[in-house]
């Protein structure tokens, strides 16, 4: 420090997710030590057992035991149980931090100052004796102590009260305890006691500020909030209580809810900050749960006490007893969290003059990788790069110096010895310091739980010690196998559908390491709530507008002040911790000393700046005067034009409507026209990118009233401004309500077309409402999608207002000011844009955003009369949604331009009947393949056998075939059985060469192989189709642009053409196109066993001969043609028209030739090949069968339906080609196919070969015919081993559909179509197919509007597997969450009343009970005073009645919602989405939507 992920790519917005720290941690696999720490985070649930707070006999009497010193015990009595430990329920609070007060307090032991400890009295426990009781306990009688307990006495300071200025002066009140050491005592010394003041340290209460959420909690309060009495406390208070008064809080957030102990710190961050409050240390709050007090220096008291519960436990049923959130431990929860250990030796704490005793406080020590932080499991050397292993192109590669082997070391464990520090003392004796508390120094003095640990040595061997997680990409680490949208992964994007580097295993890799991964959680990245540090046209965010409170910010100069703010020092943040630095444990982690940071407060200082006060100022704001433009508002007149309608006239048949019709109006006179008239709404022309107004939103004219804007130049006020949370006011349209109005128009609804439906779009009709008046509603795409002020920052042009200059005062010219447009610079911005009317640069105030979806829904509040508004979540769900551009594709977008695209034509398909392919069905098989154009006479350029990949059946198996090596062999061959054959089996004879060993070639055998038309063309090569002979597809540089990209290639013309010219930020180049090659057209040149008598001779007449190359040809080689020329047109180009000349023009015709590329086009079955499968079969082989089926459907073709014709006879002219187990003249048979002889030709020579159409002549005479020719019989003929399934042809016969072909299709622009024949490949035979050849030989192209396809350019796009796109509602079905619900269940709250425990208080004439003091009396007594019980009352927990708030659970049915490969209806949006959409709001309708009204343009 960033990275994945939206998109075909891009930028930016934007969310999800990772990659880092951390943890009281849990879970999975592993575990070797050792040190330092850390351990119920849930049930504040429930507890067995043990402990965990006692001490002191030098306060006191007495039991008991004694060595007679004394010691041991319960009771009184003192001190402490308020410390120390546990816990986080509770609590939003002066709880807790921080900082102050307290002239408003309090204070047990300690210290110190002062004063004083004097007299007497009482009672009682334990005890003795007697009762109750199961216990737990209690009750009487009787005695006796104290540091218990009461009087009295004293009283410096102390409190009160008087005088006094005050110092102080009088009055009054208020105490007390005794033990002990010496010592005979006096009398001294320790420990106390009392009554004051001061200290130190704790407590109490008071205050300022700080520190969760929710406004879908907005109004709280009756002791509520002040004052006076008075009580109460330690103190202040409204804390109580009585009067009085009417306040107090609250948007700076009261009240109400939910949540939480709090802080010092931790944890993460660069910091700011965010989370969080385990250990450690501070506070608080609690101790079974609720209440209450005594005690007391402190408590409302964890291990004290009272009462209520609810829970356990005892129990003789009559009553007891109990509270581990103290240390262990148990149950239970739960993913989870230890030993019922040792010890009071160190710290510390209560008791005690001390010894000392108690301490679960603490020391320590067990568990347990829970966490950190340290060390091990060796080290070193070792290449034949071993064995296995895994890969593999079979060569190797890895693993890997790793391993063994060899040479060392010894840490940790393990055993054996040795072995600490921690300890200083209490005490005694002596001395020293300091008021003391207390510290110190010398001598005696004795004591370790850890632990025989740490350490330290010895002995011994590499000996005992390594897992876990990943390897697509973020993100470091790859190969095989298995699987085969299965199984499974997965933190995100995403693997997995037969070659998975992403599942699972194996191998090797890469991190880490006694650990290693997951899970939760926190921070961090995330600038993703932005203070530091975002935003807001279009991405999600600007309020529909104004007016203004609160509140924010505020012009100018002087003075003050000193709150802000800034220095500087104090204080004060306990310690720890954090950061330096030093030191201690071998480092380290831990630990110890020093130093440092950080907030708060008060002080001094400073006075720019802001605050605040005073006194100015005039530039900002705001009056006055003047003039000035307007659809600004409101009322109330008025006007005329259209339109409907009424009424009369004229008229006579249609009008009216549409894409075309139809309802519809009309002989009852419609429309038409003319007059008259009646009514309501809107104001045409001007009108404009014009003007006004905050916004909505305003238009005929004319009063009235009225707001507000702008200009001018003077006065005048003196900051009076600027935003503006609520608030309150205005707000198209549509909608409501009361009552008007009602011409047009018009939801809803009728009707009529459309249409596959048409609840629409079109048309005739119409209701509401549109329109006034009053009220109500308050919303819109209320939009510049742009909140407002205010200052600054280039320019250009147009306009509306006013105003100044100029100007023959007109027109216009030039400044200014105020509004309203367009272009454009910096400058901004993601672009796209915006740019003085900012979206620039900057303050200032508001409003508003924080992924989509759920959803502006749901609850809930508010406001409406309703519709509805408005304020507004969460569950759940998805990686996304999105904005801008960008190249494409595609529009039922537009331009321009091509093509047999259409248009013009001619000739055909579709209709027959045959071929032929295909689909279907059938079948043991009817092998596969090819499916739109681009499959269907295609692979097939030749299925009877063979081909043959299928089906039945027989057989073979190292195999029909290929090579490699051992071994053996008289190979081929021919005979013979079985058989359908193949094949089994048997016989017979028998190969070359040779150096004689032997070798080859065949054949068997055995080893490695072998074969496969099995699969996968979605693993390929390779071929080929296709777009399309279409004109395109692209690079370098360079230049724009963040960027994907564009420029270039785009323009203007031209052309078949990205041809070519020009022009240009491009300038140039590739690949196509064109040329270059073949063919065919003209002429020459050369050559001449074809050609000619062209010219000669000969001739049995036939280029046959002789000759000859002149001509036709043939074959090579040349020439020619290039818009070269001439007018025109055009930008003088280019290049078009048109001409000459020429066989030929303007690519002369025809071929070959096919850019980047598209279709996961085609083909594993031509061939090649990867992987996978098969190996007595999916090989191979034979015989037979099928591919040749046949109710049907398509394609493609013959042939035909006739007279342009058939049929017969004569007659005439090709060209391309082929041939040797061919072609085959000729002659001969046969009616033919064809047979039988058979010449020549290896082919310019001989054959194939008489071309036919066509001329002539005759005939048929419109007929299912002398057209058709199918189909069937019979008879032949050829080819082949073999024509039966299943060839072809031949004659006799037979003569079917069929009379020009629906919808709809196809080809073709000239030597073409059509039309005629011929050859030729493959082939034994077998063509209507398929290549080719040449005869004959037309018709039409106005034109580019439409249909198909195609090139540019240009638009829109939510499309990018690309319109065969995308995509939106209902319904239907599963499953999730959630709303509503007649209730129902439950927490929690408050409010009214009943009940009222304990217990403080307040009262008590009574009843009963008491030692102290008074008095009588003095033996007892009695009686006050005074106090307890007990009753009465107030307060008051639980408990109970009621009604009520308010969370949650739960509900028959209901609701929409979300989600889910292939379910139904439509097509609503994206391209003018086919009615342009989309807001608002009313309607209507399976559904997406439709229509009306007013808006926006996106």
């Nucleotide at each position: 420090a960033g990275a994945g992920u939206u998109u075909g790519a891009u930028c930016c917005u934007g969310g999800c997710u990772c990659a880092g720290g951390a943890c009281g941690a849990a879970c999975g696999c592993u575990g070797g030590c050792g040190g330092c720490g850390u351990g119920c985070g849930u049930a504040a649930u429930a507890c067995a057992u043990g402990c965990a707070a006692g001490u002191c006999g030098a306060g006191c009497g007495g039991a008991c035991c004694u060595u007679c010193g004394g010691g041991u015990c319960a009771g009184c009595g003192g001190c402490g149980g308020a410390c120390g430990g546990g816990u986080g329920a509770g609590g939003a609070a002066c709880a807790c931090g921080u900082g102050a007060g307290u002239c408003a307090u309090c204070g047990g032991g300690c210290u110190g100052u002062g004063a004083g400890u004097g007299g007497g009295g009482g009672a009682u426990a334990u005890c003795g004796g007697g009762c109750c009781g199961a216990a737990a306990g209690g009750c009487g009688c009787g005695g006796c102590a104290a540091u218990c307990c009461c009087g009295c006495a004293u009283a410096c300071g102390u409190u009160c009260c008087g005088g006094g200025g005050a110092a102080c002066c009088g009055g009054a009140a208020g105490a007390a305890a005794g033990c002990u050491u010496g010592g005979c005592a006096a009398c001294a010394g320790g420990c106390g006691c009392u009554c004051a003041c001061a200290g130190g340290g704790g407590a109490g209460c008071u205050c300022g500020c700080g520190g969760c959420c929710c406004a879908u909690u907005a109004g709280c309060u009756a002791g509520u909030u002040g004052g006076g009495g008075g009580g109460g406390u330690a103190a202040c208070g409204g804390c109580c209580u009585c009067c009085c008064a009417a306040g107090g809080c609250g948007a700076c957030g009261a009240u109400g809810g939910g949540u939480a102990g709090c802080c010092g710190g931790c944890c993460u961050g660069a910091g700011a900050g965010g989370g969080u409050g385990a250990a450690c240390g501070g506070c608080c709050a609690c101790a079974c749960u609720g209440g209450g007090a005594c005690u007391g220096a402190g408590a409302c008291a964890c291990g004290g006490c009272c009462c209520a519960g609810a829970c356990u436990c005892c129990u003789a049923c009559g009553g007891g007893a109990g509270g581990c959130a103290g240390c262990a431990g148990u149950a239970g929860g739960g993913a989870a969290u230890c030993u019922u250990c040792c010890a009071c030796a160190a710290u510390g704490g209560g008791c005690g003059c001390a010894a000392g005793c108690c301490u679960g406080a603490u020391g320590g020590a067990g568990c347990a990788a829970c966490g950190c932080c340290g060390c091990g499991u060796g080290a070193g050397u070792g290449a034949a790069g071993a064995c296995g292993g895994c890969c593999u192109u079979c060569g190797g590669g890895u693993u890997g110096u790793a391993a063994a082997g060899c040479u060392c070391u010894g840490u940790c464990u393990g055993u054996c010895g040795g072995g600490a520090c921690g300890a200083a003392g209490a005490c005694c004796g002596g001395c020293c310091c300091g008021c003391g508390a207390g510290g110190g120094c010398c001598g005696g003095g004795g004591a370790g739980c850890c632990g025989g640990u740490a350490c330290c040595g010895a002995c011994g061997g590499a000996g005992g010690a390594a897992g876990c997680c990943c390897c697509u990409g973020c993100a470091a680490a790859c190969u095989a196998c298995g699987u085969g949208c299965c199984a499974g992964c997965a933190g995100c994007c995403g693997c997995g559908g037969u070659a998975a580097g992403a599942c699972g295993u194996a191998g090797g890799g890469g991190g880490c390491a006694a650990g290693c991964g997951u899970u939760g959680u926190c921070c961090g990245g995330a600038a993703u709530u932005a203070c530091u540090g975002g935003g807001c046209g279009u991405a999600a965010a600007g309020g529909g507008c104004g007016u203004g409170u609160a509140g924010g910010c505020g012009g100018u100069g002087c003075g003050a002040u000193a709150c802000g703010u800034a220095g500087c020092g104090g204080u004060u943040u306990u310690a720890a911790g954090c950061c330096u630095c030093c030191g201690g444990c071998u480092c380290a982690c831990c630990c110890g000393g020093a130093g440092g940071a950080g907030g708060g407060c008060g002080g001094c200082u400073a006075a720019a700046c802001g605050g605040u006060c005073g006194c100015g100022c005039u530039g900002g704001a705001g009056g006055g005067c003047a003039g000035g433009a307007g659809a600004g508002g409101u009322g109330c007149g008025u006007g005329g034009a259209a339109u409907u309608c009424c009424u009369g006239g004229u008229g006579g048949a249609g009008c009216g409507g549409u894409g075309a019709a139809a309802u519809g109006c009309g002989u009852a006179g419609a429309g038409a026209u003319c007059a008259g008239g009646a009514a309501g709404a809107a104001c045409a022309c001007c009108c404009g990118u014009g003007g006004c107004g905050a916004a909505g939103g305003c238009g005929g004219c004319g009063c009235a009233c009225u707001g507000g804007c702008c200009u001018g130049g003077c006065c005048c006020u003196g900051a009076c401004g600027c935003u503006g949370a609520g608030g309150c006011g205005c707000g198209a349209c549509a909608g409501c309500g009361u009552g008007g109005g009602g011409a047009g128009c018009g939801a809803a609804c009728g009707g009529g077309a459309u249409u596959a439906g048409a609840u629409a779009c079109c048309c005739c009709g119409g209701u509401a409402g549109u329109c006034c008046a009053c009220g109500c509603c308050g919303u819109a795409a209320a939009c510049g999608a742009u909140g407002g002020g205010u200052a600054c920052u280039a320019g250009g042009u147009g306009u509306c207002g006013c105003c100044c200059g100029g100007g023959u005062c007109c027109a216009c010219c030039g400044g200014g000011c105020g509004g309203u447009g367009c272009c454009g610079g910096a400058g901004c911005u993601a672009a796209c844009g915006c740019a003085c009317u900012a979206a620039g640069u900057a303050c200032c105030c508001c409003g508003c955003c924080u992924g989509g979806g759920g959803a502006g829904u749901a609850c809930g509040g508010c406001c409406g009369c309703a519709a509805g508004g408005u304020u507004g979540a969460a569950a759940c769900u998805c990686a996304a949604a999105g904005g801008a551009a960008u190249u494409g594709a595609c529009g039922g977008g537009g331009g321009c331009c091509c093509g047999c695209a259409c248009a013009a034509g001619c000739a055909g398909u579709g209709g027959a009947g045959c071929a032929u392919g295909u689909g279907g069905u059938u079948u043991a098989a009817u092998u596969c393949g090819a499916c739109g154009c681009a499959a269907c006479g295609c692979g097939c350029a030749g299925a009877a056998c063979c081909u043959u990949a299928c089906c039945a059946g027989g057989a073979c198996u190292g195999g029909a075939c290929a090579c490699g090596c051992g071994c053996g062999u008289g190979a081929g061959c021919g005979c013979c059985g079985c058989g359908a054959a193949a094949g089994c089996g048997g016989c017979g004879g028998g190969c070359c060469c040779u150096u004689c060993g032997g070798g080859g070639a065949g054949c068997g055998c055995g080893c490695g192989c072998a074969g496969g038309u099995g699969c996968u063309g979605c693993a390929u090569g390779g071929u080929u189709g296709u777009c399309g002979u279409c004109a395109g597809c692209u690079c370098g540089u360079g230049u724009c642009g963040u960027g994907a990209g564009a420029u270039g290639u785009u323009g203007g013309g031209u052309u078949a053409a990205g041809u070519c010219c020009c022009g240009c930020a491009a300038c140039g180049a590739g690949c196509g196109c064109a040329a270059c090659c073949c063919u065919u057209g003209u002429c020459g040149u050369g050559u001449g066993u074809u050609g000619c008598c062209a010219g000669c001779g000969g001739u049995g007449c036939g280029g046959c001969c002789g000759g000859g190359c002149a001509c036709u040809c043939a074959c090579a080689c040349g020439a020619g043609a290039c818009u070269g020329c001439c007018g025109g047109u055009g930008a003088c180009a280019a290049a078009c028209c048109g001409g000459a000349g020429g066989a030929a023009g303007g690519u002369g015709g025809g071929g070959a030739u096919g850019a980047c590329g598209u279709c996961a086009a085609a083909u594993c079955c031509g061939c090649a090949u990867g992987g996978c499968c098969u190996u007595g079969a999916u090989g191979u082989u034979c015989u037979g069968g099928g591919c040749u089926a046949c109710a049907c459907a398509c394609g493609u073709g013959c042939u035909a339906c006739a007279a342009u014709g058939g049929u017969c006879c004569c007659g005439a002219c090709a060209a391309c080609g082929g041939g040797a187990u061919g072609c085959g003249a000729c002659g001969g048979c046969g009616c033919g196919a064809g047979c039988c002889g058979g010449a020549g030709c290896c082919a310019a020579u001989c054959c194939u070969u008489c071309a036919a159409a066509c001329g002539g002549g005759a005939u048929c005479u419109c007929a299912g015919u002398u057209c058709g020719g199918a189909u069937u019989g019979c008879a032949g003929g050829c080819u082949g081993c073999a024509a039966c399934u299943c060839g072809c042809c031949u004659g006799c016969a037979u003569g079917a559909a069929g009379c020009c072909g629906g919808a709809a299709u196809u080809g073709c622009u000239a030597g073409u179509a059509a039309u005629c024949g011929c050859c030729c490949a493959u082939c034994a035979g077998c063509a209507u197919g398929g290549g080719g050849c040449g005869g004959u030989g037309a018709a039409u192209u106005c034109g580019u509007u439409c249909c198909c396809g195609g090139g540019c350019c240009u638009u829109g796009u939510a499309c990018a597997c690309a319109c065969c796109g995308c995509c939106c509602g209902u319904c239907a079905c599963a499953c999730c969450a959630c709303g509503a619900g007649a209730g129902u269940c439950g927490g929690c709250c408050a409010c009214a009343c009943c009940c009222g425990a304990a217990g403080c208080c307040g009262g008590g004439c009574g009843a009963u009970c008491c030692a102290a003091c008074c008095g009588c009396a003095a033996c007892c007594g009695c009686g006050g005073a005074g106090g307890g019980u007990c009753c009465c009352g107030u307060c008051g927990a639980c408990g109970g009645u009621g009604g009520g708030g308010u969370c949650g659970g739960u509900g028959a049915u209901u609701g929409g919602g979300g989600u889910g490969a292939a379910g139904u209806c439509g097509u609503a949006a994206c391209a003018a989405g086919g009615u342009a959409g989309c807001c608002g709001u009313a309607u209507c309708g399976g559904a997406a939507g439709g229509u009306g009204c007013g808006g926006c343009u996106g």

Background:
The RNA shown here (small-subunit ribosomal RNA) has 1498 nucleotides and comes from Sulfobacillus thermosulfidooxidans. Its mean pLDDT, the model's own confidence on a scale to 100, is 88. The RNAcentral record of the sequence draws on SILVA.